[in-house]
The RNA shown here (FMN riboswitch aptamer (RFN element)) has 137 nucleotides and comes from Allobosea robiniae. Model confidence (mean pLDDT): 81 of 100.

C1' cells in the first nucleotide's frame, strides 16, 4: 500500500399527572487518538514497557450547509469532511519544583426524528456509517 476482523454504555425506585424509562426527586452511563507529578512490570541504575481524562488538546457518528438528479410543489434519492454553522461540560481544596491529568470534595455535559408530556439511559435511521484497533500479504 492491499485484504480481512474488530470497533457504545446506562432509568432500578418514588412524586404529579387522564397520559411521563420524556418533568421533579433519588439513581445509572461515558466511544477513538493525544497527553501523563499516578498505578504495575522489567532493569545492565541509564532508561525501557503495559494501564491511566466523558467535562485539557483533537477526532468521530448526528443535524446543517453545498453540489447532483427527481418533482408543479411540498419533499425525495444520491454524493461531499482543506464545508461556514450547531456539534457539551470544572472548579475548590490537599499533595508537589510542577496538576488540565494524581488525592478528597462539590458540580457539570450529553444529536437527529418519533412519543397521549419535554429523552445521555425508550423506539428509529442502524444488521448503517466511522474516529480508529488488531491480523495476514
Nucleotide at each position: 500500500g492491499u485484504u480481512c476482523u474488530c470497533a457504545g454504555g446506562g432509568c432500578g425506585g418514588g412524586g404529579c399527572g387522564g397520559a411521563a424509562a420524556u418533568c421533579c426527586c433519588c439513581a445509572c452511563c461515558g466511544g477513538c487518538g493525544g497527553u501523563a507529578u499516578g498505578c504495575g512490570g522489567c532493569c545492565u541504575c541509564g532508561g525501557c514497557c503495559g494501564c491511566g481524562a466523558g467535562c485539557c488538546c483533537g477526532c468521530g457518528a448526528g443535524c446543517g450547509c453545498c453540489c447532483u438528479c427527481c418533482u408543479u410543489g411540498c419533499g425525495g434519492a444520491g454524493g461531499g469532511g482543506u464545508c461556514a454553522g450547531c456539534a457539551g461540560a470544572u472548579c475548590a481544596g490537599g499533595u508537589g519544583c510542577g496538576a488540565g491529568g494524581c488525592c478528597u470534595g462539590a458540580g457539570c455535559c450529553g444529536a437527529c426524528g418519533g412519543u397521549c408530556a419535554c429523552a445521555g439511559u425508550c423506539c428509529g435511521g442502524a444488521u448503517g456509517a466511522a474516529a480508529g484497533a488488531g491480523a495476514a500479504c

RNAcentral holds the sequence, with entries from MGnify.